[in-house]
RNA sequence: CGAGUUGGCCGAGAUAAUCGCUGCCUGUGACGAAAAUGAUCAGGGGGAGGAAAGUCCGGGCUCCACAGGGCAGGGUGCCAGUUAACGACUGGGGGGCGCGAGCCUACGACAAGUGCAACAGAGAGCAAACCGCCGAUGGCCUUCUUGUAAGGAUCAGGUAAGGGUGAAAGGGUGCGGUAAGAGCGCACCGCGCGGCUGGUAACAGUCCGUGGCACGGUAAACUCCACCCGGAGCAAGACCAAAUAGGGUUCUAUCAUUUUAAAUAAUGAACGCGUGGCCCACGUGAGAACCGGGUAGGUUGCUUGAGCCUAAGAGCGAUUUUAGGCCUAGACGAAUGAUUAUCACUUUCUUCGGAAAGCACAGAACCCGGCUUAUUGGCCGACUCACCAA
RNA sequence: GGCGGAAUGGCAGAGUGGCCAUGCACCGGAUUGCAAAUCCGUUUACCCCGGUUCGACUCCGGGUUCCGCCUCCA
Numbered sequence: 001c002g003a004g005u006u007g008g009c010c011g012a013g014a015u016a017a018u019c020g021c022u023g024c025c026u027g028u029g030a031c032g033a034a035a036a037u038g039a040u041c042a043g044g045g046g047g048a049g050g051a052a053a054g055u056c057c058g059g060g061c062u063c064c065a066c067a068g069g070g071c072a073g074g075g076u077g078c079c080a081g082u083u084a085a086c087g088a089c090u091g092g093g094g095g096g097c098g099c100g101a102g103c104c105u106a107c108g109a110c111a112a113g114u115g116c117a118a119c120a121g122a123g124a125g126c127a128a129a130c131c132g133c134c135g136a137u138g139g140c141c142u143u144c145u146u147g148u149a150a151g152g153a154u155c156a157g158g159u160a161a162g163g164g165u166g167a168a169a170g171g172g173u174g175c176g177g178u179a180a181g182a183g184c185g186c187a188c189c190g191c192g193c194g195g196c197u198g199g200u201a202a203c204a205g206u207c208c209g210u211g212g213c214a215c216g217g218u219a220a221a222c223u224c225c226a227c228c229c230g231g232a233g234c235a236a237g238a239c240c241a242a243a244u245a246g247g248g249u250u251c252u253a254u255c256a257u258u259u260u261a262a263a264u265a266a267u268g269a270a271c272g273c274g275u276g277g278c279c280c281a282c283g284u285g286a287g288a289a290c291c292g293g294g295u296a297g298g299u300u301g302c303u304u305g306a307g308c309c310u311a312a313g314a315g316c317g318a319u320u321u322u323a324g325g326c327c328u329a330g331a332c333g334a335a336u337g338a339u340u341a342u343c344a345c346u347u348u349c350u351u352c353g354g355a356a357a358g359c360a361c362a363g364a365a366c367c368c369g370g371c372u373u374a375u376u377g378g379c380c381g382a383c384u385c386a387c388c389a390a
Numbered sequence: 391g392g393c394g395g396a397a398u399g400g401c402a403g404a405g406u407g408g409c410c411a412u413g414c415a416c417c418g419g420a421u422u423g424c425a426a427a428u429c430c431g432u433u434u435a436c437c438c439c440g441g442u443u444c445g446a447c448u449c450c451g452g453g454u455u456c457c458g459c460c461u462c463c464a
Stems, first nucleotide, its partner, number of pairs: 002385009013343007021047002024044004049361001053372002056370005061233004073229005078092005093107001094105004108224002113222002115218002130163002132159003137156003140152004144147001171189006190213001191211005196205003237300004247291006254269005271285005307326008345358005391460007400414003408444001417431004437453005
């Protein structure tokens, strides 16, 4: 210098002025007899994020349920640790990718059981003979030297080396062996099982023994194993509580019949109300007082919290301990804004004086810990490879 | 703010891992003097991006859009 890998930080403009919005504090103190409340006005100080988002996990908090355990259902899944907890994070192991720094990894069990594998292909699950190879053995045919012969590749049959199909065809290479072949035998490699050694463990080993290989794939298929999980959510929940409608209790209430101890109950009429211009018809039942729940509305939950900053200690690290300091939005018609000037940054144009445009993603709603997704630009560090020089 | 569900041709709507049904509509043909009805035929699809698997509409993860509920009485 070029090409890369990785960790952390900032969060987007800065300053000033003017005009606003919303909580808090201080003062003022309208209304009111007074107290209380605190209208209004003035001043001071505070006022979005790294993701406030998605609501994908986990916890706090609140209500409901609940002795304990199990079934069902759901989730997690190499090992160890961290944590309030987690599917998060840290460190490590196995596997894959990269020359490397480094990156990715839902990674328990298919040698318990059940299932699935379309199409193609001869055969797809206690394997299989389409082409090919062989045809030792037993037949068949041919020949002549008539045999324990030679030949044919014809039948039975053998064969998983080779071809072909497929995502996948039941260890690999070599030598021996054979009729041809085959872990059939052997050597090396691979694999399984048992031991030994190292490691907390996952696991590892140029270690020892053993098995010719039984044990193909699939569990983001049912399932098995281990561990975890009660449900709902601040529109949770608590308090105060209007009008209308509706509920309950008491009292009052026309006539007839039946019934009853009794206006105790039922039916009908009358009457009222509604539909309707009216009648018929249909539906309905009154009035008064008191009381409960609950809605609108208001108050609360509400921001001091697994909180932040600094220093020291423990730990490879996630994290944690101690000491000191700090208080940093709390709204609900839902505030956090607008204008001007100057200066930054980026792009374009330029008569080099300047001019114009732009400045991401987005925006609290009970609160935290993570993950995921969106996002322009800048700053600081650590490391790798290649080339050159020393 | 919280909770739950859905997305398959132009429309409706089935589909539990192996060529995505069916009906209506559209288009072409037959029939008809011309149409309607009827008959025959054709075309058009799994919301997007990754992963698991030999293979994904389907299983898993993330995103996008849409819909519903969380108030009003026994």

Model confidence (mean pLDDT): 76 of 100.
Predicted 3D model of RNase P RNA and transfer RNA as a complex of 464 nucleotides.
It holds a member of the Rfam family "Bacterial RNase P class A". Rfam classes the family as a ribozyme.